Annotation:
This is a predicted structure of a 74-nucleotide RNA (transfer RNA) from Candidatus Ruminimicrobiellum caprinum. NCBI's taxonomy places the organism under Bacteria, Elusimicrobiota, Endomicrobiia, Endomicrobiaceae, Candidatus Ruminimicrobiellum. The prediction has a mean pLDDT of 81. It matches the Rfam family "tRNA".

RNA sequence: CGGGGUGUAGCACAGUUGGCUAGUGCGCUCCCUUCGGGUGGGAGAGGUCGCUGGUUCAAAUCCGGUCACCCCGA
Numbered sequence: 001c002g003g004g005g006u007g008u009a010g011c012a013c014a015g016u017u018g019g020c021u022a023g024u025g026c027g028c029u030c031c032c033u034u035c036g037g038g039u040g041g042g043a044g045a046g047g048u049c050g051c052u053g054g055u056u057c058a059a060a061u062c063c064g065g066u067c068a069c070c071c072c073g074a
Base pairs, nucleotide, nucleotide: 001073002072003071004070005069006068007067010026011025012024013023019057028044029043030042031041032040050066051065052064053063054062
């Protein structure tokens, strides 16, 4: 320098034939259960989907640019 992949909640990920409110597990907070803790049950908080621009009535999803990390090549 060229090509490819990944980037979504604190962590690990799902969701990419564009559409209904962006979800799951773990973790966190509160409540119930217990003498207390754990286990179990219930409720809740937490995300402008790496950043930026474009297309569209509508974008996590499509397109351009860019950043970080990983792989391959030179």